[in-house]
Context: one part of a larger RNA
RNA sequence: UGACGGGGGCCCGCACAAGCGGUGGAGCAUGUGGUUUAAUUCGAUGAUACGCGAGAAACCUUACCAGGACUUGACAUAAACCGGAAUGUUAGUGAAAGCUAGCAGCUGCUUGCAGUCGGUUUACAGGUGCUGCAUGGCUGUCGUCAGCUCGUGCUGUGAAGUGUUGGGUUAAGUCCCGCAACGAGCGCAACCCCUACUAUCUGUUACUAACACGUUAAGGUGAGGACUCAGAUGGGACUGCCGGUGACAAACCGGAGGAAGGUGGGGACGACGUCAAGUCAUCAUGGCCCUUACGUCCUGGGCUACACACGUGCUACAAUGGCCGGUACAGAGCGCAGCUAAACCGAGAGGUCAAGCGAAUCGCAAAAAGCCGGUCUCAGUACGGAUUGAAGUCUGAAACCCGACUUCAUGAAGUUGGAAUCGCUAGUAAUCUCGCAUCAGCAUGGCGAGGUGAAUACGUUCCCGGGCCUUGUACA
Numbered sequence: 001u002g003a004c005g006g007g008g009g010c011c012c013g014c015a016c017a018a019g020c021g022g023u024g025g026a027g028c029a030u031g032u033g034g035u036u037u038a039a040u041u042c043g044a045u046g047a048u049a050c051g052c053g054a055g056a057a058a059c060c061u062u063a064c065c066a067g068g069a070c071u072u073g074a075c076a077u078a079a080a081c082c083g084g085a086a087u088g089u090u091a092g093u094g095a096a097a098g099c100u101a102g103c104a105g106c107u108g109c110u111u112g113c114a115g116u117c118g119g120u121u122u123a124c125a126g127g128u129g130c131u132g133c134a135u136g137g138c139u140g141u142c143g144u145c146a147g148c149u150c151g152u153g154c155u156g157u158g159a160a161g162u163g164u165u166g167g168g169u170u171a172a173g174u175c176c177c178g179c180a181a182c183g184a185g186c187g188c189a190a191c192c193c194c195u196a197c198u199a200u201c202u203g204u205u206a207c208u209a210a211c212a213c214g215u216u217a218a219g220g221u222g223a224g225g226a227c228u229c230a231g232a233u234g235g236g237a238c239u240g241c242c243g244g245u246g247a248c249a250a251a252c253c254g255g256a257g258g259a260a261g262g263u264g265g266g267g268a269c270g271a272c273g274u275c276a277a278g279u280c281a282u283c284a285u286g287g288c289c290c291u292u293a294c295g296u297c298c299u300g301g302g303c304u305a306c307a308c309a310c311g312u313g314c315u316a317c318a319a320u321g322g323c324c325g326g327u328a329c330a331g332a333g334c335g336c337a338g339c340u341a342a343a344c345c346g347a348g349a350g351g352u353c354a355a356g357c358g359a360a361u362c363g364c365a366a367a368a369a370g371c372c373g374g375u376c377u378c379a380g381u382a383c384g385g386a387u388u389g390a391a392g393u394c395u396g397a398a399a400c401c402c403g404a405c406u407u408c409a410u411g412a413a414g415u416u417g418g419a420a421u422c423g424c425u426a427g428u429a430a431u432c433u434c435g436c437a438u439c440a441g442c443a444u445g446g447c448g449a450g451g452u453g454a455a456u457a458c459g460u461u462c463c464c465g466g467g468c469c470u471u472g473u474a475c476a
Stems, first nucleotide, its partner, number of pairs: 001476002003473003007470007015460002019424005026315008034306002042053002064301007073124001077123008087104007107114003126290002129288003135284002137279003140275001142273001147186006153162003166177003192267004197235007207224002211222003238261001241255005317417001321376007333364003338357002343352003383414001388409007430452007
């Protein structure tokens, strides 16, 4: 100087407390461990692995296994030689890949050269093989915590200290005051984006107040530039104003005005560093290793196994509910190898036909919870839907291993979950639907969107993590 303490002081955080909803019990989905297996490819493993890499494992993907094949190679560059345009195609064999045999075809021209392709040969290619403890890059975490440092000066023999401590204050090393310090840098904040109010400009595909036309119905039409909305540029919030407290400071408390008030709400943004943290399987890369194989191609299988254990979820156990009928109101997105209206067929998944739309124009598209009416009456039920049987639909060469969906039948566990444990402070939790990426098909996961919309916070004694000062130490 640090680190540590079941030392002290001050302070913060959904850290506790106060609340609301869960997990832990059930069934299923998914990931992991274990076990099994020819293989169940590899990585991630307290917090910081476990719906993680994977934003889609039937083939492909695919790295794994079995079997069948290839060897200058599936891919690149260069050289030499030989041959032919390129290329198309047939036959045999085969699961295919491949192997064997044949046919058609004949580029430019300077006539032996160029381009291109095939073969042979050689340099080489290739490796998701090893090392993340050789590395770059990227990432997690402490932590959006308020810290981490430097120059000069001063103090100390020196390590080092001071500044950065102190008194206040703040979300903040934020600001003020003081001070052997004076300044500065990286962080904080602000500058950026979205959202909340408003003005101006621009109005089509958006809108419709006034004036016309018009309908079964409609901004449907003329028209309009008011409104909504769209999207560009501005304004607006700064403790600016008033009162109080304070040290005449910084600031804090209350108030006014205001769409918004003291960081308005949300996002992006992550200091010096820590964990030899993670990744050689995104990529790049040193070294090592393989080179008729640890490379490459193909068929099939596996990654989907199942006495079990754990994590993360979905659906429930019901009446604030289930079922039936009627009826409202979103936002954000996506669409041409696409979205697909209307009509017709089917009980349905869906099919047929077919208009419009490269989309503020057409379509996906029905929002759902809600509201109105009816029914069920506390039961393992008209709750719950697992499992299984049968018949189908769709995608795709192909749904046996191993897809999703529909209909009929079947109708399991489950009556609120032990010890323990998680999330959340407001348009949040809870609850309800909608969309997107991936994608032929496949979503209870991920990422977004809106609808409805709470309760509680006395407080900081305690648990966990963190910041500052101080103290002890036989630790570095």